[in-house]
RNA sequence: CGCUUAUCCAGAAAGGCGGAGGGACUGGCCCUGCGAAGCCUUGGCAACCGUCCGGUGGGCAACCAUCGGGUAGGUGCUAAAUCCAGCUGUUGUUGGCACACCGACAACGGAAAGAUGAGCC
Repeated sequence: CGCUUAUCCAGAAAGGCGGAGGGACUGGCCCUGCGAAGCCUUGGCAACCGUCCGGUGGGCAACCAUCGGGUAGGUGCUAAAUCCAGCUGUUGUUGGCACACCGACAACGGAAAGAUGAGCC
């Protein structure tokens, strides 16, 4: 890099170095010399994994599954919902005189893409 799977409308910043970009991509819209990215330090948030306790089910047992709670050991995160949209379906409004059809906008749903965890190769 790839595959599988779960989650993504909650939450959480100060300092030092640095010196112009950043928010994955595209469009929009934002952040940024009142200091971007990156690196370092110290904090903080958070229960995915681990670990501990308990309930339930299975098992002779070891243990397994599931639910709830505690805990920052391993990750992760610490502007804006994954910042919004992107492809598609339904509904509504509206325009194209009008059925059909097409466009625009909005709401809701599904997918794609992305991020993170866990597992696999």
Molecule: SAM riboswitch aptamer (S box leader)
Organism: Flavobacteriales bacterium